[in-house]
Context: one part of a larger RNA
RNA sequence: CUGGGCGUAAAGCGCGCGCAGGCGGUUUUGUAAGUUGGGGGUGAAAUCCCCGGGCUCAACCCGGGAAUGGCCUUCAAGACUGCAAGGCUCGAGGACGAGAGAGGUGAGUGGAAUUCCCAGUGUAGAGGUGAAAUUCGUAGAUAUUGGGAAGAACACCGGUGGCGAAGGCGGCUCACUGGCUCGUUUCUGACGCUGAGGCGCGAAAGCGUGGGGAGCAAACAGGAUUAGAUACCCUGGUAGUCCACGCCGUAAACGAUGAGUGCCAGGUGUCGGGGGACUUAGUCCUUCGGCGCCGCAGCUAACGCCUUAAGCACUCCGCCUGGGGAGUACGGCCGCAAGGUUAAAACUC
Numbered sequence: 001c002u003g004g005g006c007g008u009a010a011a012g013c014g015c016g017c018g019c020a021g022g023c024g025g026u027u028u029u030g031u032a033a034g035u036u037g038g039g040g041g042u043g044a045a046a047u048c049c050c051c052g053g054g055c056u057c058a059a060c061c062c063g064g065g066a067a068u069g070g071c072c073u074u075c076a077a078g079a080c081u082g083c084a085a086g087g088c089u090c091g092a093g094g095a096c097g098a099g100a101g102a103g104g105u106g107a108g109u110g111g112a113a114u115u116c117c118c119a120g121u122g123u124a125g126a127g128g129u130g131a132a133a134u135u136c137g138u139a140g141a142u143a144u145u146g147g148g149a150a151g152a153a154c155a156c157c158g159g160u161g162g163c164g165a166a167g168g169c170g171g172c173u174c175a176c177u178g179g180c181u182c183g184u185u186u187c188u189g190a191c192g193c194u195g196a197g198g199c200g201c202g203a204a205a206g207c208g209u210g211g212g213g214a215g216c217a218a219a220c221a222g223g224a225u226u227a228g229a230u231a232c233c234c235u236g237g238u239a240g241u242c243c244a245c246g247c248c249g250u251a252a253a254c255g256a257u258g259a260g261u262g263c264c265a266g267g268u269g270u271c272g273g274g275g276g277a278c279u280u281a282g283u284c285c286u287u288c289g290g291c292g293c294c295g296c297a298g299c300u301a302a303c304g305c306c307u308u309a310a311g312c313a314c315u316c317c318g319c320c321u322g323g324g325g326a327g328u329a330c331g332g333c334c335g336c337a338a339g340g341u342u343a344a345a346a347c348u349c
Base pairs, nucleotide, nucleotide: 003321004320005319006318007303008302012317014201015200016199017198021194022193023192025088026087027086028085029084030083031082033081034080035077036076037075038074039073040072041071042070049065050064051063052062053061054060091191092188093187094186096183097182098181099180103177104176105175106174107173108172109171110154114150115149116148117147118146119145120144121143125136126135162169163168206247207246208245209244210243211242215241216240220236221235222234223233258316259315260314261313262312263311266294267293268292269291270290271289272288273287274286275285276284277283278282298305299304322349323348324347331342332341333340334339
């Protein structure tokens, strides 16, 4: 010496479940596979290296030694790892008692608003903009009142809030259903962590079949603006947005930060529990779990991070290795397609 890294420089799979594999708390006994020490055998010769010698030197040749990843065998040790058997309870899980929540699925239901239809009042404008025009209106619009229809989204509460693995989830009620937290210390007794492949979930857009269609609105049409205006602004407007079922499988799928465990100053707010004190509308102390802010040590190129780490350590997985070519070509797999995924090279700087 036996690589360095992944918040922003290249680099954490979008997220989960999990087979194999890797790793694994505490204690006793045994075993001796790994491990450690000693002995023996083997590791052909030549070559390489060292010492010496022979051809006048050298190349070359000769003698001796060293070296030889290792493998086999035997004796011993028994700490650590493994294996076998037994024990333990702090990890993990279960039972019991409480609790919060836009977690999911299905069914029902409510009001405001919007548009349209019918009727009343009522007239000449309305709408729109920087200003206008396209547009609507004397066949009665806009405004206003009453009635009706439809679809979609749920103001206030609402939060620096909550729930979920992620995507994501918000009117109200009911049914079914997943996860989480707290308390007691009652039970099991390491049952755990990670996870290549695999399987599942996965916003929006998009696709297929059938419905639905109020508002909004790619495309498209017209009016403006402009030198032009395939835009920004305006008037319209179709897919789509909505529902059911089936595909697609991507994203700045972001905390641009994989998962797990332990350890390492504090302060402050908030959400959900428990315990305690008191002058109890409440306040204070304390404890567990979440969500934020500030901050010591430490870390960092800096910015910043800082018990929700980017600190100190360990385990397992994924990924990076100069820019362009290129997340492309070819091939494979997947897809109805759009395309997705895996993934180069020439060449060039």